[in-house]
Molecule: transfer RNA
Organism: Candidatus Kerfeldbacteria bacterium
């Protein structure tokens, strides 16, 4: 230098172009002689950052589609 999957909640990762989800943790509550375990809830996001395109017509619209850029991983040499 090039290649190839990533970047979404505090962590670990889903998410056919159309309302951003689950686990886990933390908070509350419940269960209990107490803690744990177990059950129920609720809190939590400007989707790495920046442009760009628009899915019968018009408008508006992209985690996802396309280009740049950054980050940290993998692999050739």
């Nucleotide at each position: 230098u090039c290649c190839c999957a990533g970047g979404u909640a505090g962590c670990u990762c889903a998410g056919c172009g159309g309302u951003a989800g689950a686990g886990c943790a933390a908070u509350c509550g419940g269960c209990u002689g107490u803690u744990a375990a177990c059950c129920g809830a609720u809190u939590g996001g400007u989707c790495g950052u920046c442009g760009g395109u628009u899915c019968c017509c018009c408008c508006g619209g992209a985690c996802u589609c396309c280009g740049a850029u950054c980050c940290g991983g993998g692999g050739c040499g």